[in-house]
RNA sequence: UGAGGAUACGGCCAAACCUGUCGCGAGGCGGGGACGGAAAGCCACGGGUCUUACAGAGACGGCCGGGUUGCAUGC
Repeated sequence: UGAGGAUACGGCCAAACCUGUCGCGAGGCGGGGACGGAAAGCCACGGGUCUUACAGAGACGGCCGGGUUGCAUGC
């Protein structure tokens, strides 16, 4: 430098549930907690699901696709 993406050492994230708080709500954030994850990092662009005060409105990236950045051992 390239391919590749897992039987991930160290390290990273953190579902359900409990809890504080914000929100009409879907849910967000903090703490506890680990079912899992190799992009479970980031972006609502396409699809999907969900909410609602139905609007020129919102939520989900741990539902799928796409874009973009990055990664251990080994080769």

c-di-GMP-I riboswitch aptamer from a Desulfuromonadales bacterium, 75 nucleotides, folded computationally. The organism belongs to Desulfuromonadales, within Bacteria. The sequence was found by an Rfam model in a public genome assembly.